Model confidence (mean pLDDT): 84 of 100. This is a predicted structure of a 111-nucleotide RNA (SAM riboswitch aptamer (S box leader)) from a Bacillota bacterium. NCBI's taxonomy places the organism under Bacteria, Bacillati, Bacillota. It was read from a public genome assembly, where an Rfam model found it.
[in-house]
RNA sequence: GCCCCAUCCAGAUCGGCGGAGGGACGGGCCCGAUGAAGCCGGGGCAACCUGCCCGGAAGGCGUGCCGGGCGUGGUGCCAAUUCCCGCAGGCGUAGACCUGAGAGAUGGGAG
Numbered sequence: 001g002c003c004c005c006a007u008c009c010a011g012a013u014c015g016g017c018g019g020a021g022g023g024a025c026g027g028g029c030c031c032g033a034u035g036a037a038g039c040c041g042g043g044g045c046a047a048c049c050u051g052c053c054c055g056g057a058a059g060g061c062g063u064g065c066c067g068g069g070c071g072u073g074g075u076g077c078c079a080a081u082u083c084c085c086g087c088a089g090g091c092g093u094a095g096a097c098c099u100g101a102g103a104g105a106u107g108g109g110a111g
Base pairs, nucleotide, nucleotide: 003109004108005107006106007105008104013042014041015040016039017038021031022030023029025086026085027084028083043078044077045076048074049073051070052069053068054067055066056065082103087100088099089098090097
């Protein structure tokens, strides 16, 4: 990287170095010298995995399943819904809107 599963309208930024790009891709629209990417340090968000605790079904325990809490550890994340659209369908004169898919991102798993 390919494959499987889950989630993606919530939430959370300061400092140093750096010095022109960044928001995956294409189009659009934005962010950026009042400092982009990247690196380092601190802080924070969240709860996927882990750890601990609690609850749910008829005696108890364990396991599995479902739900909840905490936030030790492993990731991740901290402009804009995944910034919007892209393909198909619905409604419609159109724009807008709605639904699903695809693509992408993150986690877990499998090999």